[in-house]
RNA sequence: GGAGCAGGCCGGGUGGUCGCACUCCCCACGGGGGGUGAGGAAAGUCCGGACUCUACAGGGCACGGUGCCGGCUAACAGCCGGGCGGGGCGACCCGCAGACAGGGCCACAGAAACAGACGGCCGCCGACCCCUCAGGGUCAGGCCACGGUGAAAAGGUGGUGUAAGAGACCACCGGCAGACCGGGUAACCGGCUGGCCAGGCAACCCUCACCGAGAGCAAGGCCAAGCAGGGAGGAAGGCGCAGCGCGCCGGGGGGCGGCCCGUUCCCUCUCCCUUAGGGGAGCAACUUCCGGGUAGGCUGCUGGAGGCGGCGGGCAACCGCCGUCCAAGAUAGAUGACCACCGCCCUGACGGGCACAGAAUCCGGCUUACAGGCCCGCUCCGGCU
RNA sequence: GGGCGAUUAGCUCAGGGGUAGAGCGGGGUCUUUACACGGCCUAGGUCGGGGGUUCAAAUCCCUCAUCGCCCA
Numbered sequence: 001g002g003a004g005c006a007g008g009c010c011g012g013g014u015g016g017u018c019g020c021a022c023u024c025c026c027c028a029c030g031g032g033g034g035g036u037g038a039g040g041a042a043a044g045u046c047c048g049g050a051c052u053c054u055a056c057a058g059g060g061c062a063c064g065g066u067g068c069c070g071g072c073u074a075a076c077a078g079c080c081g082g083g084c085g086g087g088g089c090g091a092c093c094c095g096c097a098g099a100c101a102g103g104g105c106c107a108c109a110g111a112a113a114c115a116g117a118c119g120g121c122c123g124c125c126g127a128c129c130c131c132u133c134a135g136g137g138u139c140a141g142g143c144c145a146c147g148g149u150g151a152a153a154a155g156g157u158g159g160u161g162u163a164a165g166a167g168a169c170c171a172c173c174g175g176c177a178g179a180c181c182g183g184g185u186a187a188c189c190g191g192c193u194g195g196c197c198a199g200g201c202a203a204c205c206c207u208c209a210c211c212g213a214g215a216g217c218a219a220g221g222c223c224a225a226g227c228a229g230g231g232a233g234g235a236a237g238g239c240g241c242a243g244c245g246c247g248c249c250g251g252g253g254g255g256c257g258g259c260c261c262g263u264u265c266c267c268u269c270u271c272c273c274u275u276a277g278g279g280g281a282g283c284a285a286c287u288u289c290c291g292g293g294u295a296g297g298c299u300g301c302u303g304g305a306g307g308c309g310g311c312g313g314g315c316a317a318c319c320g321c322c323g324u325c326c327a328a329g330a331u332a333g334a335u336g337a338c339c340a341c342c343g344c345c346c347u348g349a350c351g352g353g354c355a356c357a358g359a360a361u362c363c364g365g366c367u368u369a370c371a372g373g374c375c376c377g378c379u380c381c382g383g384c385u
Numbered sequence: 386g387g388g389c390g391a392u393u394a395g396c397u398c399a400g401g402g403g404u405a406g407a408g409c410g411g412g413g414u415c416u417u418u419a420c421a422c423g424g425c426c427u428a429g430g431u432c433g434g435g436g437g438u439u440c441a442a443a444u445c446c447c448u449c450a451u452c453g454c455c456c457a
Stems, first nucleotide, its partner, number of pairs: 001381005007375004012342007020037007039356001043367002046365005051216004058261004063212005068082005083096005097207002102205002104201003118147002120143003126139005155173006174197001176194003180191004220299004230290005238249001239247003250268007269282005306325008343354004386456007395409004403440001411427005433449005
């Protein structure tokens, strides 16, 4: 000097004039003064919560989420540290339960995709034919080492051995398994031993472990006003004591998560017909549909798992202690307009331009968008000294 | 602000791991005096974009873009 990797930060500022929202004080028909006033993503709504309601507290199933180990946190699919595997020369980056619990799939090609022999090799022991011999051919039989197909075809390299071969055997390597030994909290690493090893896919169903109720501030609470306390339909009703009435079981309906168990709340009457049995109508809790009224005000609404500084602990994420500060709360939606200067870019100058983009209950993350820059650490290449 | 869905041929829609389907419309042809109806043939596809899993993705997973619906 160039090419990269990983992390942090800024992302317009200052002054003036007029105009805004909230809040505090003074004045008290008017008005004046002080303080504060969009983001690193406010975005997407992908996660986790806080908070509110479903009356309360449970168990099981279903459904959904996460997935190596240890830690941080209110919690998480986040963050930090570590282990193993993969990519990269490297700084670094990516991935992570289980395939002997069971089921399912592996198209096309290829002989064959849980294992069956295509090309081919052998044909020792056995049989037949030719042949004087050597030898040659065929069959039975043996092989998958070599070649081909494919993403994947019975682990790889070198040898022994064999008729030809093959973990059949041996050495090394890889993988798997393991009673055991050492290190480590653990994942795991190293050693030792062993039969050789007949795949892949679980972001296919599934199994295992852990976690999870559903909705969401338009949640929810209070007040005021107003219509038609509207209309139509559905809806089971017993037993005992007994003077009214009471108690028990049963029945109907609603809620507690989608279902079940369990639990809880509400209703359980009136009349008519009938020889008894019984039948019919109305009605309640509740439910289905049609129709009408109101879309108002207050609250929730911002003091927090909060910001900043210092000290201590920890490799770190982060935690503890002390001190200090109060940083938008609108409700059709408040930051605008003008001037000047500074900063950056273009132009010879005049002049023009300056990214992504604006809270709506609030936090901790993830993802996506972003002109122009700044800081710090590390890697590789080249040159000079 | 929050919640729920959709995107495939010119149009309306199926399809749920093995390489793209139907109807309507378009083109050609047959039949008819001619047209319609009808029969036959045929073209037309980055499956909204990107990344990932897998041998293989329209389909499974993640993310982005656009469109639609709901809430007092």
Two RNAs folded together computationally: RNase P RNA and transfer RNA, 457 nucleotides in total. It holds a member of the Rfam family "Bacterial RNase P class A". The family's RNA type in Rfam is ribozyme.